[in-house]
Context: one part of a larger RNA
Formats: sequence, C1' cells, structure tokens
RNA sequence: CACCGCCCGUCACAUCACGAAAGUGGGCUGUACUAGAAGUCGUCGCGCCAACCGCAAGGGGGCAGACGCCCAAGGUAUGACUCAUGAUUGGGGUGAAGUCGUAACAAGGUAGCCGUAGGAGAACCUGCGGCUGGAUCACCUCCUU
Repeated sequence: CACCGCCCGUCACAUCACGAAAGUGGGCUGUACUAGAAGUCGUCGCGCCAACCGCAAGGGGGCAGACGCCCAAGGUAUGACUCAUGAUUGGGGUGAAGUCGUAACAAGGUAGCCGUAGGAGAACCUGCGGCUGGAUCACCUCCUU
C1' cells in the first nucleotide's frame, strides 16, 4: 500500500490459564466424650527378703502385689483452615487467509456518546434524561476589519 480503507460482535476450530460444581482423597488443627501403656507420687501391703537392732521370736527397712492421682498413643462424634482431584458448566486470553451480518470511523448513509429501562442470532435496536468531543443551511446578538 490512503474508502477496493478501517473496523465490531455472535458462531465454528485449536490451545492456555482461571472461576463454579454433586462430591472424592489427603495435610494440619480446635472442642467434647472415651481410653489409660510406661513412669513419678500417695495409700494399703495378710506374700517374700542377705546386711541394721536382737541369743531367738520379732522389730525396723526393703521388694513383689493391689488401689488411686497425673498422663502419651489410640478410638468415637462434630467443626475450622488448606492442598489435590471431579461428570458438567461459565466467561476470559491467544492464534495470516473459516461463518453470519455491518454496529463505529465521512452527516458512516437513522449524528455520535454517557446514564438508565425494556427487547433481540450477533454486532445492536427502542424509550426517557443529559453532553458536543456533531456536519450542513438560514436567522438573531456581540466582537474585529
């Protein structure tokens, strides 16, 4: 490469990440209940025992054992946080030459845009209010020559 221009959205294809989702599987942790190994401590200690006292019997002391308190793992129930995964689903990004139209850029062929409501394959359309960042023609007021 200058209107044979530019350009918008739906749809189709490919790909990427993300969201939702009946749930599923883990991690970490709170609460309540349950459980109660080992051990310290306390009570009992009818069984057992070498050192101390005693001639001895026995005493003293100790040990086994029983019970209790504390208490770890474990179990049950119910929560919090977090990670992964999940049929399906939602839009988004990207991708020379796909489909449908032509919304915007010129008065873009209904000026455009903003807000709002309704409607529609899609860009969008319609109503109401607002803005000029609207072209053209005429008129009015003001300024300059």
Small-subunit ribosomal RNA, 3' minor domain from a Candidatus Acidiferrales bacterium, 145 nucleotides, folded computationally. NCBI's taxonomy places the organism under Bacteria, Pseudomonadati, Acidobacteriota, Terriglobia, Candidatus Acidiferrales. It was read from a public genome assembly. Its mean pLDDT, the model's own confidence on a scale to 100, is 80.